[in-house]
RNA sequence: CAUGCAAGUCGAACGAAGCGAUUCUUUUGGAAGUUCUCCAGCUUGCUGGAGGAUGGACAUGUGAAUUGACUGAGUGGCGGACGGGUGAGUAACGCGUGGGUAACCUGCCUCACACUGGGGGAUAACAGUUAGAAAUGACUGCUAAUACCGCAUAAGACCACAGAGCCGCAUGGUUCUGGGGUAAAAACUCCGGUGGUGUGAGAUGGACCCGCGUCUGAUUAGCUGGUUGGUGGGGUAACGGCCCACCAAGGCAACGAUCAGUAGCCGGCCUGAGAGGGCGAUCGGCCACACUGGAACUGAGAGACGGUCCAGACUCCUACGGGAGGCAGCAGUGGGGGAUAUUGGGCAAUGGGGGAAACCCUGACCCAGCAACGCCGCGUGAGGGAAGAAGGCUUUCGGGUCGUAAACCUCUGUCCCACGUGAAGAGGAGAAGACGGUAGCGUGGGAGGAAGCCCCGGCUAACUACGUGCCAGCAGCCGCGGUAAUACGUAGGGGGCGAGCGUUGUCCGGAAUGAUUGGGCGUAAAGGGCGCGUAGGCGGCCUGGUAAGUCUGGAGUGGAAGUCCCGCUUUCAAGGUGGGAAUUGCUUUGGAAACUGCCGGGCUUGAGUGUGGGAGAGGAAAGCGGAAUUCCCGGUGUAGCGGUGAAAUGCGUAGAGAUCGGGAGGAACACCAGUGGCGAAGGCGGCUUUCUGGACCAUAACUGACGCUGAGGCGCGAAAGCGUGGGGAGCAAACAGGAUUAGAUACCCUGGUAGUCCACGCUGUAAACGAUGAAUGCUAGGUGUAGGAGGUAUCGACCCCUUCUGUGCCGGAGUAAACACAAUAAGCAUUCCGCCUGGGGAGUACGGCCGCAAGGUUGAAACUCAAAGGAAUUGACGGGGGCCCGCACAAGCAGCGGAGCAUGUGGUUUAAUUCGAAGCAACGCGAAGAACCUUACCAGGUCUUGACAUCGAUGUAAACUCUGGGAGACCAGAGGUGUCUUCGGACAACAGAAGACAGGUGGUGCAUGGUUGUCGUCAGCUCGUGUCGUGAGAUGUUGGGUUAAGUCCCGCAACGAGCGCAACCCUUAUGUUCAGUUACUAACGUGUAAUGACGAGGACUCUGGACAGACUGCCGGGGACAACUCGGAGGAAGGUGGGGACGACGUCAAAUCAUCAUGCCCCUUAUGACCUGGGCUACACACGUGCUACAAUGGCUACUACAAAGAGCAGCGAGUUCGCAAGGAUGAGCAAAUCUCAUAAAAGUAGUCCCAGUUCGGAUCGUGGGCUGCAACCCGCCCACGUGAAGUCGGAGUUGCUAGUAAUCGCGGAUCAGCAUGCCGCGGUGAAUACGUUCCCGGGCCUUGUACACACCGCCCGUCACACCAUGGGAGUUGGGAGCACCCGAAGUCAGUGAGGUAACCGUAAGGAGCCAGCUGCCGAAGGUGAGACCGAUGACUGGGGUG
Repeated sequence: CAUGCAAGUCGAACGAAGCGAUUCUUUUGGAAGUUCUCCAGCUUGCUGGAGGAUGGACAUGUGAAUUGACUGAGUGGCGGACGGGUGAGUAACGCGUGGGUAACCUGCCUCACACUGGGGGAUAACAGUUAGAAAUGACUGCUAAUACCGCAUAAGACCACAGAGCCGCAUGGUUCUGGGGUAAAAACUCCGGUGGUGUGAGAUGGACCCGCGUCUGAUUAGCUGGUUGGUGGGGUAACGGCCCACCAAGGCAACGAUCAGUAGCCGGCCUGAGAGGGCGAUCGGCCACACUGGAACUGAGAGACGGUCCAGACUCCUACGGGAGGCAGCAGUGGGGGAUAUUGGGCAAUGGGGGAAACCCUGACCCAGCAACGCCGCGUGAGGGAAGAAGGCUUUCGGGUCGUAAACCUCUGUCCCACGUGAAGAGGAGAAGACGGUAGCGUGGGAGGAAGCCCCGGCUAACUACGUGCCAGCAGCCGCGGUAAUACGUAGGGGGCGAGCGUUGUCCGGAAUGAUUGGGCGUAAAGGGCGCGUAGGCGGCCUGGUAAGUCUGGAGUGGAAGUCCCGCUUUCAAGGUGGGAAUUGCUUUGGAAACUGCCGGGCUUGAGUGUGGGAGAGGAAAGCGGAAUUCCCGGUGUAGCGGUGAAAUGCGUAGAGAUCGGGAGGAACACCAGUGGCGAAGGCGGCUUUCUGGACCAUAACUGACGCUGAGGCGCGAAAGCGUGGGGAGCAAACAGGAUUAGAUACCCUGGUAGUCCACGCUGUAAACGAUGAAUGCUAGGUGUAGGAGGUAUCGACCCCUUCUGUGCCGGAGUAAACACAAUAAGCAUUCCGCCUGGGGAGUACGGCCGCAAGGUUGAAACUCAAAGGAAUUGACGGGGGCCCGCACAAGCAGCGGAGCAUGUGGUUUAAUUCGAAGCAACGCGAAGAACCUUACCAGGUCUUGACAUCGAUGUAAACUCUGGGAGACCAGAGGUGUCUUCGGACAACAGAAGACAGGUGGUGCAUGGUUGUCGUCAGCUCGUGUCGUGAGAUGUUGGGUUAAGUCCCGCAACGAGCGCAACCCUUAUGUUCAGUUACUAACGUGUAAUGACGAGGACUCUGGACAGACUGCCGGGGACAACUCGGAGGAAGGUGGGGACGACGUCAAAUCAUCAUGCCCCUUAUGACCUGGGCUACACACGUGCUACAAUGGCUACUACAAAGAGCAGCGAGUUCGCAAGGAUGAGCAAAUCUCAUAAAAGUAGUCCCAGUUCGGAUCGUGGGCUGCAACCCGCCCACGUGAAGUCGGAGUUGCUAGUAAUCGCGGAUCAGCAUGCCGCGGUGAAUACGUUCCCGGGCCUUGUACACACCGCCCGUCACACCAUGGGAGUUGGGAGCACCCGAAGUCAGUGAGGUAACCGUAAGGAGCCAGCUGCCGAAGGUGAGACCGAUGACUGGGGUG
């Protein structure tokens, strides 16, 4: 807001009209019947037809009367003030609760009493005329009443007066008596009644007043002019500044006025153990509102939702002149929105209005419709059913699971369907049912039609697979996702709930997280910087009174509904219904008197005063003093002074510094001096004087609770700073210079101005700290110190004891998160004040107040984070401390880094230069040996069940050899032929279809096993029990010694134990014994040119078995009488004799998927396999590790000694022989203490070279050879001859080594066809140095700090740059609500006026009374104007903040 409906009713108040009915009158038409005439027929008295008369049913019109459960309009009455809707406004006597009205009203209803007599004049309707489009009127004429108006009467009422009684709560109320005054009424009727008037009472409903309660903000602190009160009026139902005149100057407010924001209030509802917190839908009570604002009329009642008037906005109609409207009634529409229904049925019930009633009206209400929106109940089937079907998912491939689930069998029938029957709801008789043919009941039918949603990482019940790969996504918090995701998506399975389930929003709870119940403030957030003191709060002992608080009994109220309990009832339930409890409150009235309060009386212990004392850097002022610094003057005197880590700037030959004397000036007061003193705190320090505050002790004379705390307020208040004026020696922000440094606007140095000092004024803050407010009482001790008093002893002093006050330390109970506090509490209690409520934003912004300014005080929000924080623990770390160790440094020796070459790596290149290793702990590493192979890489050529394994139909012997083609793989052909046998076959082998499968040096070492490196052969790492701690944890394991060692000893709330250390094992050094070949050879024998060559021996060396030996065992010193250590003896060896193997708990997501194994992923005519060739060997460079050198301690030549440990049959290879040599030929011996490799070299002896790029050095290159091998071009090793590079001892830096070591010299082995400067071993020669632990590196133990814990390669601060977000300021611009002032002033009430108008009354009349229009005035809404205050939006630019 279209449309419809939601308030009408009464004819028993009234007149007229219409309609109908009845009766009568009359108009017109006129049937049946009766009768007459004529005609026809014939059954001869009947039938039919025509006409006349009579008759008057019936129909119709007019009029009259009567009448009607009739109709709509009008007059009149009652009702439209109820019912229904909404919550805009309202912070208010609006609401709630309890009272009051002696300050009031009340229609209809009930009761009682008294009345209801007699008149009058109008007016609508209606008719006529007329204006207008309409709405709506105007004029003339007629008429009625329960409409209107006089008159009579007055029990009672009211008014004024007089008199009397009683009562109360202040004004006062009430009763009685007397006379006087004022005002009433309406009729209708069915004759039964129903109405009307007055008065009183009741009931009901209302009005006003009061106590108490009722949101937030103080960054709103002052508000108020009818304001507060009085007097007198007016007004109202009534009190009242409600209104007016006059008078007074009050009233409200920190117990929160005013202002701003928000909001209808309550019974109750949700939540909660409760106290509380939140809310105010439905139902019920109250209030307010009805398009917005204002106003009155009518009325019992209204400032009136479906009435009136005015103003405004909007919408509609219009003939443009004017009009109409108000769904926040029920439906419904549009719009808005995340979102909320039918333009339904009925008055049958309940209730309401009218009526006498019938009845009418009723979107109140009762029902139905829509929506799982809520609550409750029910169903979607039940029993049996294992081949555990199929299928899905999964799998360790066996299985498991969905799962008795399904199928299948046997049943049941709630809902459903069909048919039949069919309510209660309806009262005292009858009628009357929208719901509704509904509920219910009966019969029949058939498992048929009926299950979803969320979740499965923890909280939190429920797990796997696949997909995805920090993507897509999830997420309430923590957090998941970067290739094995129980966290994403899907599936299977599972869990939860179920016609629902999940999400979102809101509220309460958990949250003791605003704490009354029921919290805190030393360090977590939090004690005011300190005092004085106002309001307030709290307050000693005894006693009397009172009864406000308090306790107890009674009464009233606390509506109903709701909640709870007990019954009853819908078959149960939700729901309905009866009773009870509860409603913790308010009011009132008895009683009690302990406690608090109040009023009295008393007391002395709290507090104060007096008296007597002593202590003190307490405060203020004045004066005085010495030391020192600086400056000035003078003397002496000469070259530096000063300053630093080291220097320089600076001062000084114009004479500094040093030193002596004199002087000036300012500031501060050494020693005493003390965790000593005083003060409220800040703070106070030379001495003297004056003034002055406080505390303490003793005493117990006085007062008699005078006390404590303390919001506001007032005062004090370090340093710095500010203002004015002084002062200024030293010191010293700023500033300047010199250094330091990458820089150094710093630290250090040289200067130096404000300032520091004084006076007066301001500022008002500090880590103003004990990070601990004040006061009082109580609760073990010990020990210092300062002041005082008392006692004891002989006066005194010292000492000792007791006590008060202050100030420290330790410590018990107790407290505390712990640390710690502990009579000076952070303990136990009481009182009062201040303050806190996650971190950041921020002590910021805005506003207020203060300040000269600087700034202070009060003090937010947006936004952002999932923490910030405290205490303690274990580690790790420290340019922290202590102790100790290590070739860690130092002391030494030799090197590396420079050269050439070798080798590895990076880089680059490449078709490929395969891959891995990356600080130590990758880089002569995997690789104990890349020409092919290896080989994993590249190019090309090939294969596809495959080069390799198992199964396999079938076939054949296979192997092997030869020929041809091809680069080869391979292809074609030829030859060729097994073992066993029970004679069936089997075995191994080859070919081979299809298919299972093979294969992968493809990925992931951050999915793994195993193995390894490293810290580190460092001395550590743990456990059980006990004890301590709330706990993490600690103790043990720390401490005192000692050791190579957590090795041992001692001590100890620890006692033990384990893994590590050590030892046990191997080797080496000495000896004994046994044994004795291939080793050995002293004696004996034999033999040779010579040799253990031979016999022999078992002595020696040696070999290899067993054993001994070394244990701090002995002596001495030290130590603690220990452990142990130092020295010595003996001994081959001495303090683990040397070396090796051996590596705790763990660390590094250390290394390795390319040794091997292995999960997952990936490839499958290729990422597999084969072949040829190439590559891994590249080369501007860079690095690591080595070799060889640079030479004379050497090179070269010649001669000549002495090893150990190994290896050897596809092997080592003697000897002989050839070659300069590498090597060739031949080949003895040897599977080796026998033979061979195999001459060890350095050393030694002799010679030569003579300091040079050399007789050093050997790279590079040339030529010629040798060897291995299918093959030395890319790309092997060796020999000979020739060539003869760099290099003359190596920058910064850096490595190894402490004794048979370094250095140096050669020898062997593995790998291996060949290839060694590498690696692994062996022996020969054989040093130097270690004062020592300050420093570098690494490590161990104890301790300390920590904001670190992926642990200092950590963490982390600020600017700048960029992006985004919110926010402050901002010339302004714009909007809003509220108030104030003025202007205009509608409607309207009131007042005045009323010359115009006027039926009732008076009057014979004239006229009057009264009333009205009109006009004027006060008030007055909207509107206009103005100045401010407040709140928002926006704004160039700008400030900081947050996040990335």

Predicted 3D model of a 1444-nucleotide RNA (small-subunit ribosomal RNA) from an uncultured Bacillota bacterium.